The prediction has a mean pLDDT of 79. Two RNAs folded together computationally: RNase P RNA and transfer RNA, 442 nucleotides in total. It holds a member of the Rfam family "Bacterial RNase P class A". Rfam classes the family as a ribozyme.
[in-house]
RNA sequence: GAGUCGGCCAGGCGGCCGUGUGCCGGCACUGCCGGUCCGAGGAACGUCCGGACUCCACAGGGCACGGCGCUGGGCAACACCCAGUCGGGGUGACCCGCAGGAAAGUGCCACAGAGAACAGACCGCCGAUGGCGGCGUCAGCCGCACAGGCAAGGGUGAAACGGUGCGGUAAGAGCGCACCAGCGCCCGGGGUGACCCGGGCGGCUCGGCAAACCCCACCGGGAGCAAGGCCAGACAGGGGGAGGACGGCCCGUCCGCAACCACCCCCGGGUAGGCCGCUAGAGCCGGCGGGUAACCGUCGGCCGAGAGGGAUGGCCGCCCCGGGACGUCGAGAGACGGCCCGGACAAAAUCCGGCGUACAGGCCGACUC
RNA sequence: GCCGGAGUAGCUCAGCUGGUAGAGCAGCUGAUUUGUAAUCAGCUGGUCGGGGGUUCGAUUCCCUUCUCCGGCU
Repeated sequence: GAGUCGGCCAGGCGGCCGUGUGCCGGCACUGCCGGUCCGAGGAACGUCCGGACUCCACAGGGCACGGCGCUGGGCAACACCCAGUCGGGGUGACCCGCAGGAAAGUGCCACAGAGAACAGACCGCCGAUGGCGGCGUCAGCCGCACAGGCAAGGGUGAAACGGUGCGGUAAGAGCGCACCAGCGCCCGGGGUGACCCGGGCGGCUCGGCAAACCCCACCGGGAGCAAGGCCAGACAGGGGGAGGACGGCCCGUCCGCAACCACCCCCGGGUAGGCCGCUAGAGCCGGCGGGUAACCGUCGGCCGAGAGGGAUGGCCGCCCCGGGACGUCGAGAGACGGCCCGGACAAAAUCCGGCGUACAGGCCGACUC
Repeated sequence: GCCGGAGUAGCUCAGCUGGUAGAGCAGCUGAUUUGUAAUCAGCUGGUCGGGGGUUCGAUUCCCUUCUCCGGCU
């Protein structure tokens, strides 16, 4: 100098004005005034996953449907996190990966090309054997490329049924052999495991796609705080229904109706007020212990928003950071001074754990070339 | 706040089991007409909302993001 990884902050101080809940006091009659405590984020965001909680039945069985997908661990749970394995990228620190099965089955592989999955012959090579023609000293030789053989080379394509060499042959070919690559089986060693290391055998060479259907393993009942519960008030306790929980289906269970009223569902009508749920929690900070780590255990300390048209803001001064033109000094690099502009992304709404995305700038630590 | 749906030509929509994207209206040119409309023939026009991945190949399959629309008591 260039870069990689991890963590942290999210301008500071002062003055004035203002704001939401709670508490205290006063005036006063369910409001106003004064004081005081507390008052957004690393993502409060997107609502993409997973839970808690509430109601439906106590959340049952099967099918269907959906999700997940290397291994081991963590966690309340997860599609998250940690550690490892394998594959890929980088000189390296390090980074990336929806990473089971294609020798269970089905399906697809356009165009081009001879042939696209128990393959195929356009150009090409050969023509041993058979055929035709010619020669012949009656062994045979030469020619044609008709039958036929071949897949080495050319060509097409994203992909052409292992690669190199030697042998072999009419020409060739795992046809045979050596080495290499892959696959399958067996054996030994290491590891909890994914997998790794080593050896032997088999010419076995069996294309890709499962973010196509599917198979295998595991998981999932549905809805969502506008869940749900209570109180007060208003309207016509007016009309209708037998089913409902169950919003994909079946079984099973429970509740309800079959005399009226009520409860339940639909229509109609009315009201759109208050309270609870509501924030102390898988909580935060620190020490010690276990663990490579994620995380767990234990001890001590702390309380940190709960609105309901929806609060957490505005102005001024000084300082900080970045930029701009100007002035002074200086040979220059630059230094100093005042002035102007800018300081992000975005804001709770039942609450947590994650993921993803947005973000001015700054600080710290470790490491690589 | 919670839960759903849709983005393809200027406009309204097809295309869904992957193979190089169409229809109607609109626009332009020509024919017809004295001229216009209508009609007929032809043509133009597409980052398939953006980015990434799987695949030989993506409007289509998967992930992420942006914009718009709807429902609830």